[in-house]
Context: one part of a larger RNA
Molecule: small-subunit ribosomal RNA, central domain
Organism: uncultured prokaryote
RNA sequence: CUGGGCGUAAAGCGUUCGUAGGCGGUCUGUUAAGCUAGAUGUGAAAGCCCCGCGCUCAACGUGGGAGGGUCAUUUAGAACUGGCAGACUAGAGUCUUGGAGAGGGGAGUGGAAUUCCAGGUGUAGCGGUGAAAUGCGUAGAUAUCUGGAGGAACAUCAGUGGCGAAGGCGACUCCCUGGCCAAAGACUGACGCUCAUGUGCGAAAGUGUGGGUAGCGAACAGGAUUAGAUACCCUGGUAGUCCACACCGUAAACGAUGUCUACUAGCUGUUUGUGGAUUUAAUCCGUGGGUAGCGAAGCUAACGCGAUAAGUAGACCGCCUGGGGAGUACGGCCGCAAGGUUAAAACUC
Numbered sequence: 001c002u003g004g005g006c007g008u009a010a011a012g013c014g015u016u017c018g019u020a021g022g023c024g025g026u027c028u029g030u031u032a033a034g035c036u037a038g039a040u041g042u043g044a045a046a047g048c049c050c051c052g053c054g055c056u057c058a059a060c061g062u063g064g065g066a067g068g069g070u071c072a073u074u075u076a077g078a079a080c081u082g083g084c085a086g087a088c089u090a091g092a093g094u095c096u097u098g099g100a101g102a103g104g105g106g107a108g109u110g111g112a113a114u115u116c117c118a119g120g121u122g123u124a125g126c127g128g129u130g131a132a133a134u135g136c137g138u139a140g141a142u143a144u145c146u147g148g149a150g151g152a153a154c155a156u157c158a159g160u161g162g163c164g165a166a167g168g169c170g171a172c173u174c175c176c177u178g179g180c181c182a183a184a185g186a187c188u189g190a191c192g193c194u195c196a197u198g199u200g201c202g203a204a205a206g207u208g209u210g211g212g213u214a215g216c217g218a219a220c221a222g223g224a225u226u227a228g229a230u231a232c233c234c235u236g237g238u239a240g241u242c243c244a245c246a247c248c249g250u251a252a253a254c255g256a257u258g259u260c261u262a263c264u265a266g267c268u269g270u271u272u273g274u275g276g277a278u279u280u281a282a283u284c285c286g287u288g289g290g291u292a293g294c295g296a297a298g299c300u301a302a303c304g305c306g307a308u309a310a311g312u313a314g315a316c317c318g319c320c321u322g323g324g325g326a327g328u329a330c331g332g333c334c335g336c337a338a339g340g341u342u343a344a345a346a347c348u349c
Stems, first nucleotide, its partner, number of pairs: 004320003007303002012317001014201002017198001021194003025088007033081002035077007042069001049065006091191001092188005097182003103177007110154001115149007125136002162169002206247006215241002220236004258316006266294012278281001298305002322349003331342004
């Protein structure tokens, strides 16, 4: 390479958009590039294969044949693929009317709680632990009441509930804004799917500048524990956590399951639309979009998956190829740095 694979054995890019490329609905006509058939030419000899012959046999030699091509030219065909022209509406999209939602951005507002400050009451402890101690407190703490300041997070509602491509999103109000779904129609007429390179987004931590800092809290200090204790426990506590702008670009970024399409038994819950029926109800029967639990067939090494597939197929992309060395070195690119990304080999089992 071929072949085989990628939920858990190695393997789905964190995720979106999208260029080249690959692939692409129905009908008619046309073309003849792909395709099919015929003819002609050519595909040296030797070799391979087949049938003979010659060395006593064989190897070997020798005669004949066959075979060998992404081949060239030409003739014909027109189902399929492609090209061209025309048409269509089942894919895709637009419009109208409704619907649900922690989807995103900005501004404002609110109440609990912690802490701090001031004042009142009040007196000897508080705090903390397995037990203690460090710590706080007669300069009046803890407790309790009143007032104030400030920052951060939003209890209950809350739900295998909702929304978002993913990361993620949760007090309330307003403004701006994206997507999704349903029911009927009307319109465009294949405008589609996937996507190397690229591009945007991307938790936490971290970085730069300027703010902010209540609580928590790497580092650090002290107290304990211990043989030791650079820890676990305790008392403090700086970066950070928060905001603005700019970087970083990684995660068990997980459903460890790429995207799109079609097909293939049922049952139950939940969420959100919509249609119908009647006995108008805690009702029944349908029909869409999500999200869960079982489960037939089938699949799977098993576990399990099972219309939200890991079933049956198709299109396109990504990735894997024994363990260690190593996601490392070197080089390139990116970054302020931390580092990221691309990515070996020797050697060894």